[in-house]
RNA sequence: AGGUGAGUAGUUCAAUUGGUAGAGCAUCGGCCUCCAAAGCCGGGAGUUGAGGGUUCGAGUCCUUCCUCACCUGCCA
Numbered sequence: 001a002g003g004u005g006a007g008u009a010g011u012u013c014a015a016u017u018g019g020u021a022g023a024g025c026a027u028c029g030g031c032c033u034c035c036a037a038a039g040c041c042g043g044g045a046g047u048u049g050a051g052g053g054u055u056c057g058a059g060u061c062c063u064u065c066c067u068c069a070c071c072u073g074c075c076a
Base pairs, nucleotide, nucleotide: 001072002071003070004069005068006067007066010025011024012023013022019056027043028042029041030040031039049065050064051063052062053061
């Protein structure tokens, strides 16, 4: 330098092929308990990597860039 894949909550991952952004764990509060753990109930937490475009409507489609991983290559 070229190619492929990935980027969504603190973290690990979904989102039925364009139609309300969700779950587990973690965290906070409550119930339970002598206290805690476990269990149960509830809450908070998001510029969907960034910009632009298409569309009535974009996490999803198009485009440019950034970061990470893998493969191929160049110089030394």